[in-house]
RNA sequence: CGGGCUAUAGCGCAGCGGUAGCGCGCAUGCAUGGGGUGCAAGAAGUCGUGAUUUCGAAUUUCACUAGCCCGA
Numbered sequence: 001c002g003g004g005c006u007a008u009a010g011c012g013c014a015g016c017g018g019u020a021g022c023g024c025g026c027a028u029g030c031a032u033g034g035g036g037u038g039c040a041a042g043a044a045g046u047c048g049u050g051a052u053u054u055c056g057a058a059u060u061u062c063a064c065u066a067g068c069c070c071g072a
Base pairs, nucleotide, nucleotide: 001071002070003069004068005067006066007065010024011023012022013021018055026042028040029039030038031037048064049063050062051061
């Protein structure tokens, strides 16, 4: 310098253009003398950044940033 992959909740990951979920974890309540465990009901997301297409973008397109890999 060129190419490819990845970026989504605290962590690990899903997600077909129609307003984002699962597991673990976290906080609360109930059950127990307590722990573990079970159940119930919750909090936590500018979907890496900026543009583009579209009635509508996590999703399309482009550029950039970071990490990993390959080549020179």
The prediction has a mean pLDDT of 84. Transfer RNA from a bacterium, 72 nucleotides, folded computationally. The sequence was found in a public genome assembly. It matches the Rfam family "tRNA". The family's RNA type in Rfam is transfer RNA.